[in-house]
Context: one part of a larger RNA
RNA sequence: UCGUGGUUAAGGAACUCGGCAAAUUAAUCCUGUAACUUCGGGAAAAGGGAUGCCUCCCGUAAGGGGGGCCGCAGAGAAAUGGCCCAGGCGACUGUUUAGCAAAAACACAUGGCUAUGCUAAGUUGAAAGACGAUGUAUAUGGCCUGACACCUGCCCGGUGCCGGAAGGUUAAGAGGGGAUGUUAGCCGCAAGGCGAAGCAUUGAAUUGAAGCCCCGGUAAACGGCGGCCGUAACUAUAACGGUCCUAAGGUAGCGAAAUUCCUUGUCGGGUAAGUUCCGACCUGCACGAAUGGUGUAACGAUCUGGGCACUGUCUCGACCACGAGCUCG
Numbered sequence: 001u002c003g004u005g006g007u008u009a010a011g012g013a014a015c016u017c018g019g020c021a022a023a024u025u026a027a028u029c030c031u032g033u034a035a036c037u038u039c040g041g042g043a044a045a046a047g048g049g050a051u052g053c054c055u056c057c058c059g060u061a062a063g064g065g066g067g068g069c070c071g072c073a074g075a076g077a078a079a080u081g082g083c084c085c086a087g088g089c090g091a092c093u094g095u096u097u098a099g100c101a102a103a104a105a106c107a108c109a110u111g112g113c114u115a116u117g118c119u120a121a122g123u124u125g126a127a128a129g130a131c132g133a134u135g136u137a138u139a140u141g142g143c144c145u146g147a148c149a150c151c152u153g154c155c156c157g158g159u160g161c162c163g164g165a166a167g168g169u170u171a172a173g174a175g176g177g178g179a180u181g182u183u184a185g186c187c188g189c190a191a192g193g194c195g196a197a198g199c200a201u202u203g204a205a206u207u208g209a210a211g212c213c214c215c216g217g218u219a220a221a222c223g224g225c226g227g228c229c230g231u232a233a234c235u236a237u238a239a240c241g242g243u244c245c246u247a248a249g250g251u252a253g254c255g256a257a258a259u260u261c262c263u264u265g266u267c268g269g270g271u272a273a274g275u276u277c278c279g280a281c282c283u284g285c286a287c288g289a290a291u292g293g294u295g296u297a298a299c300g301a302u303c304u305g306g307g308c309a310c311u312g313u314c315u316c317g318a319c320c321a322c323g324a325g326c327u328c329g
Stems, first nucleotide, its partner, number of pairs: 001324008010315002014313001019310001027051005036041001038147001052069007070074001082308007089300002094106002111144006122131003148295004153225003158222002160218005167213003173207002178202005185194003226244005253287001254284001265281005
């Protein structure tokens, strides 16, 4: 000097990103216990008191009551909750990155959409077959949401899905008008020309399903949910009007938010002093309704702010024990 443990005057978070770490609390009995609440909880809330030994009485005993005694201290050691207030997120118990992340992530009960009538859909396999299921729509698969309460607005133009089948387009196939090659033959002195049938090559019209175009439906399908100008008897603002565009122009609720750039917005609270926190405001750069919206008791080794208690975290150090290191051997 380092590690582990112990003690510490006065102060008591001044430490620090942050009370990290440590300390406090702690058992049993009695008493007492708020807001809020889904009436179950919250709750061991919080807070307060008692606890040893001797003797007498009651009692079978456990135990209870009276009187007394000792210590600084009686749960005399060890083991053995610190508590409260407010907010965010997630309802909850659970699950997870074996070995840097335990969470607000996953799951979840609940709700919804969708497919599937049984040789079910779906999955697996080359097939047979198997799972689904020895089940049968109160079932099974897929997708989303995520207890509960109050709710869940508008848009089907785009993309997807479902339905439709009149018309357009459209493959193989069917079809085979025609074209070309070949040549028996014919013409020609010859060169060459014409050329039936057959064979071969090619091939027009016509016909030809789904799909696409088209016509409808569908958003708890993927998704989307405007701009400019003017206007009230101070000013300011605009219930109101005009105009352009759109499929429709964001409803309720919430809002500087896990979302707010400007921003430490402004006001209020808390502090002597507060970029954090809480309550408001609304100018929402860029919230918003099952990619759910807003609340919410209980719960959380969750995150944020504050307080009481407590302390070597600190002012600011000091001392002790054990171990390591160091020196000598």
Predicted 3D model of a 329-nucleotide part of an RNA (large-subunit ribosomal RNA, domain IV) from a Bacteroidia bacterium.
The RNAcentral record of the full RNA draws on ENA.
Its mean pLDDT, the model's own confidence on a scale to 100, is 88.
Its Rfam family is "Bacterial large subunit ribosomal RNA".